[in-house]
Record summary
Transfer RNA from an uncultured Polyangiaceae bacterium, 74 nucleotides, folded computationally. The coordinates come from a structure-prediction model, not an experiment, and the mean pLDDT is 82.
RNA sequence: UCCGGGAUCGUUCAAUGGCAGGACAGAGGACUUUGAAUCCUCGAAUCGUGGUUCGAAUCCACGUCCCGGAGCCA
Numbered sequence: 001u002c003c004g005g006g007a008u009c010g011u012u013c014a015a016u017g018g019c020a021g022g023a024c025a026g027a028g029g030a031c032u033u034u035g036a037a038u039c040c041u042c043g044a045a046u047c048g049u050g051g052u053u054c055g056a057a058u059c060c061a062c063g064u065c066c067c068g069g070a071g072c073c074a
Stems, first nucleotide, its partner, number of pairs: 001070007010024004018054001026042005047063005
């Protein structure tokens, strides 16, 4: 440099172009002598810019970063 794949709550995994959700972790509460376990509640994210569309996490372009492969220079 080229090719391919990827980027979503703190972590991990979902979401047919149509309310961004689950699990774990976290906070609060119930229960308990205390804790653990269990149960309830809460908060928390779409890599950036632009485009297409009535509507974009999803499609398109460019950029950034990560992974894999190939190549170039020395």
Its Rfam family is "tRNA". From the family's description: Transfer RNA (tRNA) molecules are approximately 80 nucleotides in length. The family's RNA type in Rfam is transfer RNA.